Source information: The RNA shown here (FMN riboswitch aptamer (RFN element)) has 140 nucleotides and comes from Thermaerobacter marianensis.

RNA sequence: AUUUCCCUUCGGGGCAAGGUGAGGCGUAAGCCAAUUCCUGACCGGUGGUGAUGCCUUGUAAGGACGAGUCCAUCAGCCCCAGCGGUUGAGCCGGUGAGAAUCCGGUACCGACAGUAUAGUCUGAAUGGGAGAAGGGUAAA
Numbered sequence: 001a002u003u004u005c006c007c008u009u010c011g012g013g014g015c016a017a018g019g020u021g022a023g024g025c026g027u028a029a030g031c032c033a034a035u036u037c038c039u040g041a042c043c044g045g046u047g048g049u050g051a052u053g054c055c056u057u058g059u060a061a062g063g064a065c066g067a068g069u070c071c072a073u074c075a076g077c078c079c080c081a082g083c084g085g086u087u088g089a090g091c092c093g094g095u096g097a098g099a100a101u102c103c104g105g106u107a108c109c110g111a112c113a114g115u116a117u118a119g120u121c122u123g124a125a126u127g128g129g130a131g132a133a134g135g136g137u138a139a140a
Base pairs, nucleotide, nucleotide: 002140003139005136006135007134008133009132010131015040017039018038019037023032024031025030041120042119043110044109045073046072047071048070054063055062056061068108069107076086077085078084079082090106091105092104093103094102112123113122114121
């Protein structure tokens, strides 16, 4: 350092804006009424990969940071219940030897149920979970 098993803890963010008014209430004047519509705002699970630059040093290595839209994966959904299926979204420019990750610009995406059509409200959920950290265990 790797592998087995066990334990503990941890393990999701985001409209208190403006407009409209489906509809409701009222004899009426009028009042209420969407985080769902329109405008604008806001958010980004987990692991991997991550030219440059930065840090350390024995100058050859090591380290920290670093992707919602690249790879994989969880949640959700489906079934014949499994090692199953399904599961969204990016371009342009710059720098450079090299960019799918950096810098700039401009786009785009977001389960199910409820409800005025929901990534942001409520609910399933005091749930599950990819996994993360720490500790223990027995060998090689």
Rfam family: FMN riboswitch aptamer (RFN element). About the family: The RFN element is a highly conserved domain that is found frequently in the 5'-untranslated regions of prokaryotic mRNAs that encode for flavin mononucleotide (FMN) biosynthesis and transport proteins. Model confidence (mean pLDDT): 78 of 100. Lineage of the source: Bacteria > Bacillota > Clostridia > Eubacteriales > Thermaerobacter.